[in-house]
RNA sequence: UCUUAUCAAGAGUGAUGGAGGGAAUAGGCCCUAUGAAGUCCGGCAACCUAUAAUCAGAUAGGUGCUAAAUCCUACUUAUGGAAACAUAAGAAAGAUAAGA
Numbered sequence: 001u002c003u004u005a006u007c008a009a010g011a012g013u014g015a016u017g018g019a020g021g022g023a024a025u026a027g028g029c030c031c032u033a034u035g036a037a038g039u040c041c042g043g044c045a046a047c048c049u050a051u052a053a054u055c056a057g058a059u060a061g062g063u064g065c066u067a068a069a070u071c072c073u074a075c076u077u078a079u080g081g082a083a084a085c086a087u088a089a090g091a092a093a094g095a096u097a098a099g100a
Stems, first nucleotide, its partner, number of pairs: 001100007012041001014040003020031003025074004042066003047062005070093001075090006
């Protein structure tokens, strides 16, 4: 980089740390000294492997995740509307896993 699948569920009154964070751009809206990011521990989950089992879901390992729908919008189409805009579907971008 490409392909496929998933992305409205779930998960901390912990320790450390000490100012930012919510992917990028823009616009919103939020979280944060009642302690951000990061790290450790804990937890959640079930994509891959093994075992057991074949509904479902456990153990171990490889990952992943652990505010808010991927926090919301941006592009296209449909419907409504004079418009602004609203709703729905899809695309794009992104994240994770597996494969190439």
A computed fold for a 100-nucleotide RNA from uncultured Terrisporobacter sp., annotated as SAM riboswitch aptamer (S box leader).
Its mean pLDDT, the model's own confidence on a scale to 100, is 81.
NCBI's taxonomy places the organism under Bacteria, Bacillati, Bacillota, Peptostreptococcales, Terrisporobacter.